[in-house]
RNA sequence: CAAAAAAUAGUUUAGUGCUAGAAUUCUGGCUUUGGGAGCCAGCGGCGGGAGUUGAACUCUCCUUUUUUUGA
Repeated sequence: CAAAAAAUAGUUUAGUGCUAGAAUUCUGGCUUUGGGAGCCAGCGGCGGGAGUUGAACUCUCCUUUUUUUGA
């Protein structure tokens, strides 16, 4: 320099145009003499910009970071 892939909650991840889910972590409650474990509830998220669309994590373009391959 060229090509390909990835970026979603603190962490691991699902979601191929129609209002973004799970596990775990954290907070509160129940339980316990207390702690742990267990149960219930809650908080918390689409790398950035632009475009298409009635509607974008999803499609298009540019860009940032990371990984792989080639020269």
Overview:
Model confidence (mean pLDDT): 81 of 100. A computed fold for a 71-nucleotide RNA from Corythoichthys flavofasciatus, annotated as transfer RNA. It matches the Rfam family "tRNA". The family's RNA type in Rfam is transfer RNA. The source organism's lineage runs through Eukaryota, Bilateria, Vertebrata, Acanthomorphata and Corythoichthys.